Notes:
This is a predicted structure of a 72-nucleotide RNA (transfer RNA) from a Clostridia bacterium. The source organism's lineage runs through Bacteria, Bacillati, Bacillota and Clostridia. Model confidence (mean pLDDT): 84 of 100.
This record gives sequence, C1' cells and structure tokens, in this order.
RNA sequence: UGCGGGGUAGAGCAGUGGUAGCUCGUCAGGCCCAUAACCUGAAGGUCGUUGGUUCGAGUCCUUCCCCCGCUA
Repeated sequence: UGCGGGGUAGAGCAGUGGUAGCUCGUCAGGCCCAUAACCUGAAGGUCGUUGGUUCGAGUCCUUCCCCCGCUA
C1' cells in the first nucleotide's frame, strides 16, 4: 500500500430484511441446619461511527474509526 475477516449485554458468541437471543457471570427468590450444586425469575443492548436504500435494516450499500491475518 492493497486484500480478506471481525466489531451485537460484564465475558464468550448466535442472529439468510419482519418481536435482538444463547451460555457463563451479576442480582433476587426457592430448596438446605448452612454453603456449594440445583430450580425459578429479574436487571443489563443508542447492534463501532456516519449517511443512504426500503413499508420495515443487527442484516443490503456509502464514509470513517478500531482489532486480527495476508501482501508489499
């Protein structure tokens, strides 16, 4: 310099244009003499930024930023 992959909850990751989810973690409750385990529930997301397409965008297109790899 060019190319490719990635950015979604505290962590790790799904999500083929139509309600944004899973596991772990956190909090509350249940169970227990008690703790862990187990069971139930809850909180937590401007989906990296900006603009566009569309009735409707995490998803498609544009700009920029960051991370990883390849190339010079």